[in-house]
RNA sequence: GCGCGUGUGGUGAAAUUGGCAGACACACUAGACUUAGGAUCUAGCGCCUUUGGCAUGGGGGUUCGAGUCCCUUCACGCGCA
Repeated sequence: GCGCGUGUGGUGAAAUUGGCAGACACACUAGACUUAGGAUCUAGCGCCUUUGGCAUGGGGGUUCGAGUCCCUUCACGCGCA
């Protein structure tokens, strides 16, 4: 340099192939239990100016509608030269 693949909350990941984004698990927070801690159980847990809006590496496009399709770009990995 060329080709292919991956990128989604704090972490691992799901979203059935364009139709409610973050299910589920871990971690974390609060409470119960305990002398205390651990384990277990219950509830909560992205952001904001909260009747709602925004968020899938960044930017743009197609579409009524995009994590998914197209273009471009960045990072990482693999292969070829």
The prediction has a mean pLDDT of 81. The RNA shown here (transfer RNA) has 81 nucleotides and comes from Erysipelothrix larvae. Taxonomically the source falls in Erysipelothrix (Bacteria, Bacillati, Erysipelotrichia, Erysipelotrichaceae). Rfam family: tRNA. Rfam links the family to the GO term triplet codon-amino acid adaptor activity. It is annotated as a transfer RNA.